[in-house]
RNA sequence: AAAUUCAUUUAAGCGCCAGGACUAUUAUAGUUGACGAGGACAGUAGUGAUCGAAAACUCGGCGGAUGCUACUGCGGAGAAUGUGCUUCGAUAGGUAUAUAACAAAAAGUAAAAUCAAGAUUACAACAAAUAAUAUACCAACACAUAUU
Numbered sequence: 001a002a003a004u005u006c007a008u009u010u011a012a013g014c015g016c017c018a019g020g021a022c023u024a025u026u027a028u029a030g031u032u033g034a035c036g037a038g039g040a041c042a043g044u045a046g047u048g049a050u051c052g053a054a055a056a057c058u059c060g061g062c063g064g065a066u067g068c069u070a071c072u073g074c075g076g077a078g079a080a081u082g083u084g085c086u087u088c089g090a091u092a093g094g095u096a097u098a099u100a101a102c103a104a105a106a107a108g109u110a111a112a113a114u115c116a117a118g119a120u121u122a123c124a125a126c127a128a129a130u131a132a133u134a135u136a137c138c139a140a141c142a143c144a145u146a147u148u
Stems, first nucleotide, its partner, number of pairs: 014063004019059001020032005035052003041073007074089005080145005093138007108123004
């Protein structure tokens, strides 16, 4: 110095790439390969995941992920309490309508840098859904207990 083993750290439009596309000092080397918002009670199994933006390859492949479904446990709500049942997850019952708020990239300009493709930094804007608030409707049951 290299290899191997062990440990630690690092991600969630997250990581990697041998297809494709593009570039060149060309038979090899390089570049690209998802822009943010939103999202976690715990375990097991399955599946393979919400919203919009973009002058849309953000194509394709591999792996992963707070999603979804079922079961179990714990917890909340259901006009006093407990159990069952239903339904949700500490913003904790469902549905509908309405309200208001919030972004980055792309593009453009400038800087630095590069053979080039492309990548980096700075500047101003424009979303939708979820949650939230309000109103309406639905659910508000069964059994038991206590008090009056």
Predicted 3D model of a 148-nucleotide RNA (glmS glucosamine-6-phosphate activated ribozyme aptamer).